[in-house]
Annotation: This is a predicted structure of an 84-nucleotide RNA (transfer RNA) from a Pseudomonadales bacterium. Its mean pLDDT, the model's own confidence on a scale to 100, is 81. Lineage of the source: Bacteria > Pseudomonadati > Pseudomonadota > Gammaproteobacteria > Pseudomonadales. It matches the Rfam family "tRNA". The family's RNA type in Rfam is transfer RNA. It was read from a public genome assembly.
C1' cells in the first nucleotide's frame, strides 16, 4: 500500500426494496412475592426541553443525493481479517 468486514442504549446486538430508530438479551433501578433474602413475575430504563400532554436531537465522524437516510454515494478516523 491493496482487498473484504465491521463501528447502532452502561454492555451484546436486531432493523438496509430508503419510510415510527432502537426489537430480543443482559445490567441498572422500582414494585409484588417472603420472617428476611434468592429464584420468580410486572413496570421503567439514549441526551435536552416541558407541570403535563408532549416537543426536539441521537446509528463513529464531515458531506453529499432524497419529500425522508442506520440503510444509497464521496471523503476522514477506529477495530478486525487477507494479500503483497
Nucleotide at each position: 500500500g491493496c482487498c473484504c468486514g465491521g463501528g447502532u442504549g452502561g454492555c451484546g446486538a436486531a432493523a438496509u426494496u430508503g419510510g415510527u430508530a432502537g426489537a430480543c438479551g443482559c445490567a441498572a433501578g422500582g414494585g409484588a412475592c417472603u420472617u428476611a433474602a434468592a429464584a420468580u413475575c410486572c413496570c421503567u430504563c439514549g441526551g435536552g426541553g416541558g407541570c403535563a400532554a408532549c416537543c426536539u436531537c441521537g446509528u463513529a465522524c464531515c458531506g453529499g443525493u432524497u419529500c425522508g437516510a442506520u440503510u444509497c454515494c464521496g471523503g476522514u478516523c477506529c477495530c478486525g481479517g487477507g494479500c503483497a